[in-house]
Context: one part of a larger RNA
RNA sequence: CCCGGGUGAAGGAACUCGGCAAAAUUGCCCCGUAACUUCGGGAGAAGGGGUGCCCUCUUUACCGUGUAACACCUCGCGUGUGAAGCGGUUGAGGGCCGCAGUGAAAAGGGGGGAGCGACUGUUUACCAAAAACACAGGACUCUGCGAAAUCGAAAGAUGACGUAUAGGGUCUGACGCCUGCCCGGUGCUGGAAGGUUAAGAGGAGAGGUGCAAGCUUUGAAUUGAAGCCCCAGUAAACGGCGGCCGUAACUAUAACGGUCCUAAGGUAGCGAAAUUCCUUGUCGGGUAAGUUCCGACCUGCACGAAUGGCGUAACGACUUCCCCGCUGUCUCCACCCGGGACUCA
Numbered sequence: 001c002c003c004g005g006g007u008g009a010a011g012g013a014a015c016u017c018g019g020c021a022a023a024a025u026u027g028c029c030c031c032g033u034a035a036c037u038u039c040g041g042g043a044g045a046a047g048g049g050g051u052g053c054c055c056u057c058u059u060u061a062c063c064g065u066g067u068a069a070c071a072c073c074u075c076g077c078g079u080g081u082g083a084a085g086c087g088g089u090u091g092a093g094g095g096c097c098g099c100a101g102u103g104a105a106a107a108g109g110g111g112g113g114a115g116c117g118a119c120u121g122u123u124u125a126c127c128a129a130a131a132a133c134a135c136a137g138g139a140c141u142c143u144g145c146g147a148a149a150u151c152g153a154a155a156g157a158u159g160a161c162g163u164a165u166a167g168g169g170u171c172u173g174a175c176g177c178c179u180g181c182c183c184g185g186u187g188c189u190g191g192a193a194g195g196u197u198a199a200g201a202g203g204a205g206a207g208g209u210g211c212a213a214g215c216u217u218u219g220a221a222u223u224g225a226a227g228c229c230c231c232a233g234u235a236a237a238c239g240g241c242g243g244c245c246g247u248a249a250c251u252a253u254a255a256c257g258g259u260c261c262u263a264a265g266g267u268a269g270c271g272a273a274a275u276u277c278c279u280u281g282u283c284g285g286g287u288a289a290g291u292u293c294c295g296a297c298c299u300g301c302a303c304g305a306a307u308g309g310c311g312u313a314a315c316g317a318c319u320u321c322c323c324c325g326c327u328g329u330c331u332c333c334a335c336c337c338g339g340g341a342c343u344c345a
Base pairs, nucleotide, nucleotide: 001340002339003338004337005336006335007334008333010331011330014329019326027051028050029049030048031047036041038174052096053095054094055093056092057091061089062088063087064086065085069081070080071079072078073076097101109324110323111322112321113320114319115318116316117315121133122132137172138171139170140169141168142167143166149158150157151156175311176310177309178308180241181240182239185238186237187234188233189232190231191230194229195228196227200223201222205218206217207216208215209214242260243259244258245257246256269303270300281297282296283295284294285293
């Protein structure tokens, strides 16, 4: 010096990306417990007190044993109930010892604010356990049964020995309040018309050859599906949801007006946010001092409503901020124990 462990004056997070690690708390009994809440919870909230040993009492408290007594019968050394007695539990009082009584070991640190995800679960076997996946619940859509869908040239099988309260696909993700506008584009669904359109049907004609009959090549109208065009519907389908100029008797701002464009111009709610570039925005709180945190404001570079919006009790080895307790994390290191390294044999 390395590894494992022990103790430490005064201070107590000043350490550090961050209390990482360590310390602290810890069992059982009693008292006592806030906001909030889906009334279940939150709760072991928090915060206190007790705890060993000896003696006495413990009835009308409880448990065990069980005599007498009573009841029953398959009649026995039977079964059940059960005064008394005994033992224990619990409780009360008194006493004893130590620094210390769950005397060693084992055995929650706690509280507050915020974000995300409702929750219990699942996951990158060997760097990620999460705010990712799943989830009950919601919605759309397909499927009438030899179902749709899937595997398979097929037979056949799964679906399902099920039958629309069923099965498949997609999205969302408990619960509460809600989920606005746009169907122009793309998709899907519907549409007995019309346009376009293949093979096929059709054969007006034309060519080759032949004396001819014929053989042969080519071929215009006309007719001919789905699809596409076209017409509608549909956004919890893919998606989208404006610009410029002016205007109020301080200033500022603009309820108001004008104009251009669009399929329609972002409603509610939220907002410097897991989203804010400028930015450490500005104000307030917390600190002596705060690029983080919390509450506001709204100028949203570039939130926004099932690619869900906003809340939300409970839950979380999640992320973040603060406080109490506690400590060798630190100021600042010291000593001790064990094992290595190292030196010598």
Molecule: large-subunit ribosomal RNA, domain IV
Organism: Magnetococcales bacterium